A computed fold for a 348-nucleotide part of an RNA from Leptospira borgpetersenii, annotated as small-subunit ribosomal RNA, central domain. Taxonomically the source falls in Leptospira (Bacteria, Pseudomonadati, Leptospirales, Leptospiraceae). Rfam family: Bacterial small subunit ribosomal RNA. Its family is annotated with ribosome and structural constituent of ribosome in the Gene Ontology. The RNAcentral record of the full RNA draws on ENA and SILVA.

Context: one part of a larger RNA
RNA sequence: UUGGGCGUAAAGAGUGCGUAGGCGGACAUGUAAGUCAGGUGUGAAAACUGCGGGCUCAACUCGCAGCCUGCACUUGAAACUAUGUGUCUGGAGUUUGGGAGAGGCAAGUGGAAUUCCAGGUGUAGCGGUGAAAUGCGUAGAUAUCUGGAGGAACACCAGUGGCGAAGGCGACUUGCUGGCCUAAAACUGACGCUGAGGCACGAAAGCGUGGGUAGUGAACGGGAUUAGAUACCCCGGUAAUCCACGCCCUAAACGUUGUCUACCAGUUGUUGGGGGUUUUAACCCUCAGUAACGAACCUAACGGAUUAAGUAGACCGCCUGGGGACUAUGCUCGCAAGAGUGAAACUC
Numbered sequence: 001u002u003g004g005g006c007g008u009a010a011a012g013a014g015u016g017c018g019u020a021g022g023c024g025g026a027c028a029u030g031u032a033a034g035u036c037a038g039g040u041g042u043g044a045a046a047a048c049u050g051c052g053g054g055c056u057c058a059a060c061u062c063g064c065a066g067c068c069u070g071c072a073c074u075u076g077a078a079a080c081u082a083u084g085u086g087u088c089u090g091g092a093g094u095u096u097g098g099g100a101g102a103g104g105c106a107a108g109u110g111g112a113a114u115u116c117c118a119g120g121u122g123u124a125g126c127g128g129u130g131a132a133a134u135g136c137g138u139a140g141a142u143a144u145c146u147g148g149a150g151g152a153a154c155a156c157c158a159g160u161g162g163c164g165a166a167g168g169c170g171a172c173u174u175g176c177u178g179g180c181c182u183a184a185a186a187c188u189g190a191c192g193c194u195g196a197g198g199c200a201c202g203a204a205a206g207c208g209u210g211g212g213u214a215g216u217g218a219a220c221g222g223g224a225u226u227a228g229a230u231a232c233c234c235c236g237g238u239a240a241u242c243c244a245c246g247c248c249c250u251a252a253a254c255g256u257u258g259u260c261u262a263c264c265a266g267u268u269g270u271u272g273g274g275g276g277u278u279u280u281a282a283c284c285c286u287c288a289g290u291a292a293c294g295a296a297c298c299u300a301a302c303g304g305a306u307u308a309a310g311u312a313g314a315c316c317g318c319c320u321g322g323g324g325a326c327u328a329u330g331c332u333c334g335c336a337a338g339a340g341u342g343a344a345a346c347u348c
Base pairs, nucleotide, nucleotide: 003320004319005318006317007302008301012316014201015200016199017198021194022193023192025088026087027086028085029084030083031082033081034080035077036076037075038074039073040072041071042070048066049065050064051063052062053061054060091191092188093187094186095185096183097182098181099180103177104176105175106174107173108172109171110154115149116148117147118146119145120144121143125136126135162169163168206247207246208245209244210243211242215241216240220236221235222234223233258315259314260313261312262311263310266293267292268291269290270289271288272287273286274285275284276283277282297304298303321348322347323346330341331340332339333338
């Protein structure tokens, strides 16, 4: 519970596409469903309100009027909403010329480093730590040189830089492919916004099948530390991390700030375009992004401030004291792990 809210107090769904629905630009004109006005009928009585009357008063009761906020029919109005028709270009989109980008997918290629293997040189240590030890090493290690194998990740460039709806994306080349920005015209002519359900995508970990495995490394083993040490430190090390296909669907999935539109002082930096002044070094204007500060205004404060948490509008989601409870139960989904939905008793 017809209220007030959702950056940090409870509260924005992880993100998008989109169905129904809700909402929707300018002009002209028609209709009259909503809307507004008049009329007629009806809206029982009692009750209620007002004015009177009757019981000595009152309660009570009688009369008259109002009320009955409604419904139906009818006559009109046409501003707004709706709807029909016609038109328009500002919203939205299409075409053309330029442009930037770690946007996505696939194939191929490269160098540095680690590890391992083979060989050369070489000899007693190496490694590790706070200090050590486990470990490796005379069956020749560590170090160093040459050659080879293999996997994973791409130093510098690198930037409050870029791209993407979000998750996220970083060596190079090629192919395929999505989106965005900008300039000037032409074209379509409201084609729009949001979006319950629905569908798709969705880090890491995890699961299934097959492969792969250099380094790292849950579990596990050992060495230390310690009163103990199921840890922190050290030596090893399986799953995992990688690939293909199929699942899982969660997160501090965060800007803890839903999407869209309009309006409301500035200053500074930076990314990508365009135009101009000029002179080659800048400056000015403008569009799109990304940051820092800051006026009005907002805010409980912190802070926010044209990328709003300002001023308004449209639509969706969500909150309603703490614990119990990211629980139980039921249902749906999942191979499982579990996920989604989601109480109550009781208690403060």